Predicted 3D model of a 349-nucleotide RNA (Bacterial RNase P class A) from uncultured Thalassolituus sp. The sequence is in RNAcentral, with records from MGnify. Its mean pLDDT, the model's own confidence on a scale to 100, is 75. Of the family's consensus pairs, 94% are formed in the model.
RNA sequence: GAGUCGGCCAGACAGUCGCUGCCUGCAUCUGCAGGGGGAGGAAAGUCCGGGCUUCACAGGGCAGGGUGCCAGGUAACGCCUGGGGGGCGCGAGCCCACGACAAGUGCAGCAGAGAGCAAACCGCCGAUGGCCGCUUUGCGGAUCAGGUAAGGGUGAAAGGGUGCGGUAAGAGCGCACCGCGCGACUGGUAACAGUUCGUGGCACGGUAAACUCCACCCGAAGCAAGACCAAAUAGGUUCCCUAUGGCGCGGCCCGCGUUGGGAACGGGUAGGUUGCUUGAGCCUGCGAGCGAUUGCAGGCCUAGACGAAUGACUGUCUCAGACAGAACCCGGCUUAUCGGCUGACUCCA
Numbered sequence: 001g002a003g004u005c006g007g008c009c010a011g012a013c014a015g016u017c018g019c020u021g022c023c024u025g026c027a028u029c030u031g032c033a034g035g036g037g038g039a040g041g042a043a044a045g046u047c048c049g050g051g052c053u054u055c056a057c058a059g060g061g062c063a064g065g066g067u068g069c070c071a072g073g074u075a076a077c078g079c080c081u082g083g084g085g086g087g088c089g090c091g092a093g094c095c096c097a098c099g100a101c102a103a104g105u106g107c108a109g110c111a112g113a114g115a116g117c118a119a120a121c122c123g124c125c126g127a128u129g130g131c132c133g134c135u136u137u138g139c140g141g142a143u144c145a146g147g148u149a150a151g152g153g154u155g156a157a158a159g160g161g162u163g164c165g166g167u168a169a170g171a172g173c174g175c176a177c178c179g180c181g182c183g184a185c186u187g188g189u190a191a192c193a194g195u196u197c198g199u200g201g202c203a204c205g206g207u208a209a210a211c212u213c214c215a216c217c218c219g220a221a222g223c224a225a226g227a228c229c230a231a232a233u234a235g236g237u238u239c240c241c242u243a244u245g246g247c248g249c250g251g252c253c254c255g256c257g258u259u260g261g262g263a264a265c266g267g268g269u270a271g272g273u274u275g276c277u278u279g280a281g282c283c284u285g286c287g288a289g290c291g292a293u294u295g296c297a298g299g300c301c302u303a304g305a306c307g308a309a310u311g312a313c314u315g316u317c318u319c320a321g322a323c324a325g326a327a328c329c330c331g332g333c334u335u336a337u338c339g340g341c342u343g344a345c346u347c348c349a
Base pairs, nucleotide, nucleotide: 001347002346003345004344005343006342007341008340009339011317012316013315014314015313016312017311019038020037022035023034024033025032026031040323044334045333047332048331049330050329051328052222053221054220055219064218065217066216067215068214069083070082071081072080073079084098085096086095087094088093099213100212104211105210106207107206121152122151123148124147125146128145129144131141132140133139134138160178161177162176163175164174165173179202180200181199182198183197184196185194186193187192226274227273228272229271236265237264238263239262240261241260245259246258247257248256249255281300282299283298284297285296286295287294288293
């Protein structure tokens, strides 16, 4: 100088005026005074997981959804840690849905003769059979049948690679080495690995965020969940009283029309209270562990609103700034983000 991986901060201080909960006191029915608390690293996206709540639920299966190398951590996870394998980087390090295509089914543009029971366009051969010629137990020629995947060409991919032998030409056809499959052995908890042994000439192209198969996991809805209290000129049930009643028409009787009074109970609307913040919590020390994480001890309390607070102005400071604003809570992931501090490490000079 260039980089890699972590941790932390997210203006400070002072003054003035406000906002919103809590405590105390005074006033009293909504005020005053004093004290004290008042957003984030992502409060965000709502993408996973859990707590909590209500409903459902014997057990098991089907359907549907999800996860997918191994081991561990955790309340749980699609998260984290460690390891294995593959890829990238000189390196510190980074990235990967990374089970199975040797169960079945499907899919593959263009090019190309041929792309899935592989294929003969060019090329090579034509030993063998046929054809032609000759100097006829044979030789030569063309290449009709046919053979050939070594070479050329196409393609992302053409059914192991290099070499020797072999052959008419070729070919795992044979052999050596390399590679690959299967089995054993060894190491490892395992994934997996191996200058090990045996075996197979190679029988197995790709694709499962294609259907599918295998293994494991998953009941549904969400704090507008839910719980409690509970108005009326609303409505219900039961009981009691009253039909010789009450009210209207009417001076009164008859008559006609109309229908109640009281008590108790539960549901429940408006409204109110609660759920609500003490929690898988934070800090420090010691211990276990490579680590994620965890055990013990001590200490701390750190927003809790509901037409919804957390703000504004001024001054000083090497002039101060990004993304952004809680709404039941917690663990993650992802995304946004000015500037700065700090630790470890790598490469180059």